[in-house]
RNA sequence: CGCUUAUCGAGAUGGGGUGGAGGGACCCGGCCCUUCGAAGCCCCGGCAACCUGCCCUCAGGGUAAGGUGCUAACUCCGGACUCUCUCGCGAGAGAAAGAUGAGAG
Numbered sequence: 001c002g003c004u005u006a007u008c009g010a011g012a013u014g015g016g017g018u019g020g021a022g023g024g025a026c027c028c029g030g031c032c033c034u035u036c037g038a039a040g041c042c043c044c045g046g047c048a049a050c051c052u053g054c055c056c057u058c059a060g061g062g063u064a065a066g067g068u069g070c071u072a073a074c075u076c077c078g079g080a081c082u083c084u085c086u087c088g089c090g091a092g093a094g095a096a097a098g099a100u101g102a103g104a105g
Stems, first nucleotide, its partner, number of pairs: 001105001003103006014044005022033003027079004045071004050067003053063004075097001081094005
């Protein structure tokens, strides 16, 4: 980097240092966070239980040592494609895209 596969309505949403204007994936429309300090990077916490390990009463349950991810808002909301319902507004379902784990390449 692409492929396969599982999950994505929960949880933690924190503190310090550095940095100095952006950020919430892309595009469109919203809405929100941000000099009372954004993104990024470092340290410490915390959450999760996807993989490994360990334990057990072993279809499973526990643990949190290791790997990993996350740590505002339903993947922040809607659209961008398809289908169903509706006179219409709109509603619902599914895709697509994205994120994370794991596997082989």
The RNA shown here (SAM riboswitch aptamer (S box leader)) has 105 nucleotides and comes from a Dehalococcoidia bacterium. Its mean pLDDT, the model's own confidence on a scale to 100, is 84. It was read from a public genome assembly, where an Rfam model found it. Lineage of the source: Bacteria > Bacillati > Chloroflexota > Dehalococcoidia.